RNAcentral holds the sequence, with entries from MGnify.
The RNA shown here (SAM riboswitch aptamer (S box leader)) has 98 nucleotides and comes from a sheep gut metagenome.
Its Rfam family is "SAM riboswitch aptamer (S box leader)". Rfam's curators write: The SAM riboswitch is found upstream of a number of genes which code for proteins involved in methionine or cysteine biosynthesis in Gram-positive bacteria.
[in-house]
C1' cells in the first nucleotide's frame, strides 16, 4: 500500500501493586472487592492441516497470529430526517492475509 473483518465469544486462578479505557480534545466509565504488566487458563477460527464435496462450500482439529469491561465505550468530518436524537457513510485506529 491492497483486501477482509471489527454490536457475538472468552477466569470468582497465581505473581505484582496504581493506574487504565491507542494518540489529541471533550464526555462517560473501569479500578486496592486490585488498574497496567507477566504466567497459567479460556474464546474465536483470519492463515494453516485433515476429511467430504467438486472448484467453491461444509465439518473437524488447533500449528502461526489475534483477542478475553462497555459497539473500535461515545463524540470530533460529511449526508438524510429533524431539534431530541436516530440512521448511513468517511476519516483515524485494531487484527488477519498478501
Nucleotide at each position: 500500500c491492497u483486501u477482509a473483518u471489527c454490536a457475538a465469544g472468552a477466569g470468582c486462578g497465581g505473581c505484582u501493586g496504581a493506574g487504565g479505557a491507542a494518540a489529541c480534545a471533550g464526555g462517560u466509565c473501569c479500578u486496592g472487592u486490585g488498574a497496567a504488566g507477566c504466567c497459567c487458563g479460556g474464546c474465536a477460527a483470519c492463515c494453516u492441516g485433515a476429511u467430504a464435496u467438486g472448484c467453491u462450500u461444509a465439518u473437524c482439529a488447533a500449528g502461526g497470529u489475534g483477542c478475553c469491561a462497555a459497539a473500535u465505550c461515545c463524540u470530533g468530518c460529511g449526508g438524510u430526517a429533524u431539534u431530541a436524537u436516530u440512521c448511513c457513510g468517511a476519516a483515524a485506529g485494531a487484527u488477519g492475509a498478501g
The model forms 97% of the base pairs in the Rfam consensus.